A computed fold for a 108-nucleotide RNA from Hyphomicrobium sp., annotated as Guanidine-I riboswitch aptamer. Lineage of the source: Bacteria > Pseudomonadati > Hyphomicrobiales > Hyphomicrobiaceae > Hyphomicrobium.
[in-house]
RNA sequence: GCAUAACGCCUCUAGGGUUCCGGCUUUCACGAGCGCCUGGUCCGAGAGAGGCUCUCCCGCUUCGCUGUCCGCGCGGCGGAGCCACGGCGGGAUAAAAGCCCGGGAGAC
Numbered sequence: 001g002c003a004u005a006a007c008g009c010c011u012c013u014a015g016g017g018u019u020c021c022g023g024c025u026u027u028c029a030c031g032a033g034c035g036c037c038u039g040g041u042c043c044g045a046g047a048g049a050g051g052c053u054c055u056c057c058c059g060c061u062u063c064g065c066u067g068u069c070c071g072c073g074c075g076g077c078g079g080a081g082c083c084a085c086g087g088c089g090g091g092a093u094a095a096a097a098g099c100c101c102g103g104g105a106g107a108c
Base pairs, nucleotide, nucleotide: 006053008052009051010050011049012048015043016042020040021039022037023034024033025032026031054081055080056079057078059077060076061075063073064072065071083103085106089101090100091099
């Protein structure tokens, strides 16, 4: 220095904890405790999956400019959107995390 790059949005998964529900322990009961409870709700990936938008165009094509060619514009079809090792620490929420700081620092 190097991509069509919005590093978009939605749904979900790996993963994550404990507000609520459930579960367990304890109490005559009210309650109290436990996430060293599989779970439901919940959070949730740049480097996981799918979808939608968006961007781009080597190709085909409708219509218009235009009577014809070229060209351009609008729309449709098709195609492309690669790669990607990664802390410590801090932040949010009830809490934690592959969440956010962050495709950051650093490494290769």